Context: one part of a larger RNA
Molecule: large-subunit ribosomal RNA, domain V
Organism: Zetaproteobacteria bacterium
Order: sequence, then C1' cells, then structure tokens
RNA sequence: ACUGCAGCGUGACGAAAAGACCCAGGGAGAGUUACUGCAACUUGGUAUUGGACCUAGGAGUAUAUUGCGUAGCAUAGUGGGGAGACUUUGAAGCUUUCUUUUCGGAGAAAGUGGAGUCGCCAGUGAAAUACCCAUCUGUAUUUUCCUAGUGUCUAACCCGAUAGGCAAAAACUAUCUGGAACAGUGCCUGGUGGGCAGUUUGAGUGGGGCGCUCUCCUCCCAAAAAGUAACGGAGGAGUUUAUCAAGGUUGGCUUAGUUCGGAUGGAAAUCGAACUGGACGUGUAAAGGCACAUGCCAGCUUGACGGCAAGACGUACAUGUCGCGCCGGUGCGAAAGCAGAACUUAGUGACCCGAGAGUCCUUCAUAGGAAGGCUUGAGACAACGGAUAAAAGUUACCCCGGGGAUAACAGGCUAGUGAGAUCUGAGCGUCCGCAGCGACGAUCUCGCUCGGCACCUCGAUGUCGGCUCGCCACAUCCUGGGGGUGGAGAAGCUCCCAAGGGUUUGGCUGUUCGCCAAUUAAAGUGGCACGCGAGUUGGGUUCAGACCGUCGUGAGACAGGUUGGUCUCUAUCUGCUGUAGG
Repeated sequence: ACUGCAGCGUGACGAAAAGACCCAGGGAGAGUUACUGCAACUUGGUAUUGGACCUAGGAGUAUAUUGCGUAGCAUAGUGGGGAGACUUUGAAGCUUUCUUUUCGGAGAAAGUGGAGUCGCCAGUGAAAUACCCAUCUGUAUUUUCCUAGUGUCUAACCCGAUAGGCAAAAACUAUCUGGAACAGUGCCUGGUGGGCAGUUUGAGUGGGGCGCUCUCCUCCCAAAAAGUAACGGAGGAGUUUAUCAAGGUUGGCUUAGUUCGGAUGGAAAUCGAACUGGACGUGUAAAGGCACAUGCCAGCUUGACGGCAAGACGUACAUGUCGCGCCGGUGCGAAAGCAGAACUUAGUGACCCGAGAGUCCUUCAUAGGAAGGCUUGAGACAACGGAUAAAAGUUACCCCGGGGAUAACAGGCUAGUGAGAUCUGAGCGUCCGCAGCGACGAUCUCGCUCGGCACCUCGAUGUCGGCUCGCCACAUCCUGGGGGUGGAGAAGCUCCCAAGGGUUUGGCUGUUCGCCAAUUAAAGUGGCACGCGAGUUGGGUUCAGACCGUCGUGAGACAGGUUGGUCUCUAUCUGCUGUAGG
C1' cells in the first nucleotide's frame, strides 16, 4: 500500500418533516365605540276587537244671547223686506236676584203696578232690537259624530279547576271561578342591538414594521433633437383679476444701478447731467422670454363672444396643446388692422348620480298638475385613470399553497466603523524631534467588531454558553537569543529574531465577557460554520400554560421581568484508530 474485521463519528451543505421564524398570496379563530345585515328586546299604528256611561278636546245642528271711533236721546255687527209693531194672555215705572260689561250701560227671571211703549220725522258714510227673514264674531245650554283618557261590564281572547273522554296521557266537549277587550299573535313602522353572520382593514419600500410619499408645475441629474430611473438634489400649486381689471383696443412713456452736481436731506425721498445696458419690472415658484415692449400711464370699452374648423404638435388608450380660414353679431382705431381672456408653462378629477336654474319638447279623460326629455349645473373620489352608496384592529392557538425573487444564523463580496503597521514630526521629555511619548495630516495591511450588499441555502445549512477532543497562525503572555535606553547593579521600558514546550484553581452570574479571592515562569491574541449537539448538556434565547409592570375599549402586545416546558437516527461512502492476511 491492498483486502477484510472491530471501533469512532470529520465530511458526504448526512437521513427524517414541500421551514413552524421572515416576506408576499390565500384562509381561519377570537375581539371591538370598523362597515353592512339578522335574531332578540322595545315604540307607535292597524287587524283579531265588543257594550253602556263619565271626563277633556274638536266639528256640526237647534235655541238664546253678544257687538261701544266721532257726530248722534245712545253700546247702531252685516244684508234684505217693511209702515206699522207689542200690550188686560198685563205697557211704562219701582223692588229683589242672576249673567255680562268698554263701568256709561245691556239682558233674563220673580214680585208689585194697572195702560201705555216703540217706529216713521231731525242728525249719520250706513237707520232703527218697531217687527220679520238670512247671516258673521264671541258666549251659554241642548243634541249628533269623531278623537284621547280614567274607571266599569262580559261575550271574543287568556289562565286555572272539576267532570266526560282514554289502559294511561293528549286532542276535544261541558260546567265553574279569575283576568279581560288589556294581554297574546299577524302585518307595517322608529329605536337599541358583536347575541349572531358576512366582509373590509391600499401600495411603494435596498426584508418587513415605524416614518415618509402617492396628482399637477419649474430647474438640475439628462450624456448639445425628443424621451429617460432612484426613499437623487432644489423649489412651488389645489389660485387670482369685473367698474379704479391684472381682459380688449388706440395713443403715449422708460425702469434700475454707478459717478458727479444740488437747501433742510441722512446709505435710500425729490431735481439735473453722464455712463452701463436690461441688471428694473412681469399678480403668484422656477426656467425660458420681453425695449418703437410682453414692462408703466391714459381714453373708450366687453372678443373673458355664438356656430364651426383646414392643418399640425403630442400620444398605448383616454385625456392634452396650437390654430389658418368661414358665417353671425360686437369693441377699439382716421385707417391698415387687432380682439374667441391674462408673457408662457401649475391652479385639477373619467363614467354614473344629481340640489338648483332655464326650455316649453313628449305623454297622461284636465293640464294653474304629474312624470319624462333637452341645455346648464353646486356637490368627490388628494391612495388624485377615481374597486363599493357603505368598512378598523388582533393572532405566541393558528392553517394552506409559495419564496433563498426577501429578512434573522453561518458563509461570500466590501472595508465606512474597528484593529494593527509605516511615513512626516508641531510639541512633551531640565538641554535634546525619535530612551520613552507624539498632535494635525499622509499611505498601507488585516478580515476579529459594529455595519453595508442580498450572492448559495426557506421540498430546513439546528442558534448562545458550558463539557469533551483538539489542529493551526503569530501581530509572543512565559521560557530562549539580541539592539537601544533618560541601562551603575537589580528591577524595568522599547524594538528585532524565535511557535519547541507551557499557558492555574475557586466565588457570583445561563453567561461569553467582567468583577473578586488565592496562586503562577506565564495565567497570550486570534482562526477553524463566533471549531466541535448523526459527540454530550439545555441554564439562556425562541412555540403552546401562567403571573407582574406598561400600552391597548378589547382581542392582545412588549431586544421588559418571572416560573414551567419531548434534543430522533441500527453508519452505505469518505476520514481516522486498532488489528489480521499474503
């Protein structure tokens, strides 16, 4: 070395289980002041549902009564008729009581009285309550109807008892108490309503969450046509202007700065000159424009028009932008002409619905109405191409199908951070840059910290620490050999060479680390998937139970604390150890 055998468990990103963490998609459970429903409860109406009274309110009939501006006998409701009316069937007057009142009076009843009272005539806008009829306002009484309410009745209806019925019940029937038109029930209707149900709870995102953003305009990025991304860098918009326009047109004008000169007067007020040349101004951001103006002032005005539109720009679509010219009617201008808003680019919202306004088109046996049509149109989707008229959370009790398209471990790339080295040498070191230090800076190395990226792995690469077993690097802790020293010696400091060997035991804590105690020559720094769980442990972290604090209405949550909590694998290959054979 080969081939066996006995072992060990380094690797075969070993086996097992289409990862339970994370993300995106789909579900489910539980919770609620998410949304919308349903049960249930409740309010009112009505039917089942009837009688006789009383009270209150309303309406109608009958009777009686009521009515005051001024003038006027005086408390004249309105209209008509009317020359007489009432009276021994008891007039005027007087007394008492009641009603009403504008406090003047008016009306009724009873008693007394015993023959008259009132009208026509004058005055008033209107003439007699003399008389009759009709009628209005208010009041009183009677009667009818309706509504509401308290009490009441019994016959619907309800409860109970007894009897019959039956083997026993039930149904049913009869009788008798009690309740009673209530209750119960049906239909319609308002409310409450996680008791129950169905759902919603956006996306982007150098993982997700938290934060921020989502539409439009201007500039840079943008690489001299156009276009062009990022959670790239900067700013803006969700309008304003109508009688003193910031629109149209016609005519006119020139701002600003610098220098010089000039009373108060100054850095800047107003006046003059020269120069620069657009720097001023433009309603509002920026960019591009603008001087015989697109800036500023004045006159007159409403084109901030109706119907259209050749042709273009832009563009996936839908939107969007510019516009010659024609017809109608208009403004300014002597005219030519100009004018379909604003120097331009933001100032916004598809379809559906639609308050309101207009039109007077259609239909309806009526029309001073209703329904529909046409034109216009307030109203919003800002997650701004707007899913619905209408919607927030939780899951560690969780589930399914996926992803290494995407996070946590490890590896990889990188090296900001970290560690180490070199260069320079201001300064410290009594003096003296370099015995020992060394600022401000410069250049590298390493891949050990915290990171960044998201490249293998989500049809699984088990994660901290301990135990066991180690192997390696050297930037050496000890032991060895040297140089320098601010090395007298000893003890040190610093640098160079050097990896052979070594590098402790305890207390606390799950700890690595750290602190402490006692030692030691020394108690090195790192790498090996922060070496090592198919070798071990399972104290920590990181499932399901539970408690506390805090947060949350709650379900629940918390790199907050606490207690409890299944660690599977008979070794084929490789590797290693031991042993046997020719």